[in-house]
Background: Glycine riboswitch aptamer from a soil metagenome, 92 nucleotides, folded computationally. Its Rfam family is "Glycine riboswitch aptamer". Rfam's curators write: This family represents the bacterial glycine riboswitch.
RNA sequence: CUGUGGGAGAGUUCCGGUGACCGUGAGGGCCACGGCCGCCGGGCGCCGAAGGGGCAACCACCCCGGAACCUCUCAGGCACCAGGGACCGCAG
Numbered sequence: 001c002u003g004u005g006g007g008a009g010a011g012u013u014c015c016g017g018u019g020a021c022c023g024u025g026a027g028g029g030c031c032a033c034g035g036c037c038g039c040c041g042g043g044c045g046c047c048g049a050a051g052g053g054g055c056a057a058c059c060a061c062c063c064c065g066g067a068a069c070c071u072c073u074c075a076g077g078c079a080c081c082a083g084g085g086a087c088c089g090c091a092g
Stems, first nucleotide, its partner, number of pairs: 001092006011044001013043007021035005045078003051074001052072003058066002
């Protein structure tokens, strides 16, 4: 470095818009209300183990410095699934 297995944390939060489905109103359509699922945008709260920033035990030192799972949360993430995932195991 590659393959493979394992791999945590935090809202199924609030508001708005939009699409489909179901029910009701209506003779039908438009439309309205309710339920449910998905998507988009915004607000507040929160997480920390991609990445990034900061300090440091310590290491190094001619010069330039290096350095965490600590810390900050810019990025990223917060139901399930999926994906990502520091780090660890196995094989090459």